[in-house]
Molecule: c-di-AMP riboswitch aptamer (ydaO/yuaA leader)
Organism: uncultured Longimicrobium sp.
RNA sequence: GGCCGAACGCCCGGCGACGGGCGGCGGGGGAUCCGGAAAGGCGCGACGGGCGCGCUUGGGGUGAACCCGGCGGAAACGCCGGGCGGGGACUUCCUGCUCCGAACCCGACAGCUAACCCCGCAGGCACAGAUGGAAG
Numbered sequence: 001g002g003c004c005g006a007a008c009g010c011c012c013g014g015c016g017a018c019g020g021g022c023g024g025c026g027g028g029g030g031a032u033c034c035g036g037a038a039a040g041g042c043g044c045g046a047c048g049g050g051c052g053c054g055c056u057u058g059g060g061g062u063g064a065a066c067c068c069g070g071c072g073g074a075a076a077c078g079c080c081g082g083g084c085g086g087g088g089a090c091u092u093c094c095u096g097c098u099c100c101g102a103a104c105c106c107g108a109c110a111g112c113u114a115a116c117c118c119c120g121c122a123g124g125c126a127c128a129g130a131u132g133g134a135a136g
Base pairs, nucleotide, nucleotide: 002125003124004123008023009022010021011020012019013018024121025120026119027118028117029116034111041055042054043053044052045051058109059106060105061104062103066083067082068081069080070079071078072077084101085100086099087098088097090136091135092134093133094132
């Protein structure tokens, strides 16, 4: 120098690790209107309500990381087939080959959502001129 990803640039402090600030990129919460519409689980404090603490089955969030069928299995999950989603060297379209479809978080709770509030800027990887065509 390059790839996945929001995860970058600059300034100040610091020996450094790192901390702060500005810009930029990304995410969550949060009215009217619209949508939707019974409530809401478990344990403990403490018999019950409010409340407090804890939990994860309900529900929700980041992410491409999901759906259907079959077989095996107590289940978790594994394998096979189909569908769908994501990545692969300037970008887009077509085409070809190939790889991935994980992981984590919130903690009974959140639709959309202006103002407003809050948060992240990590981690991992390759050594092949990265299929071909057209346009830019």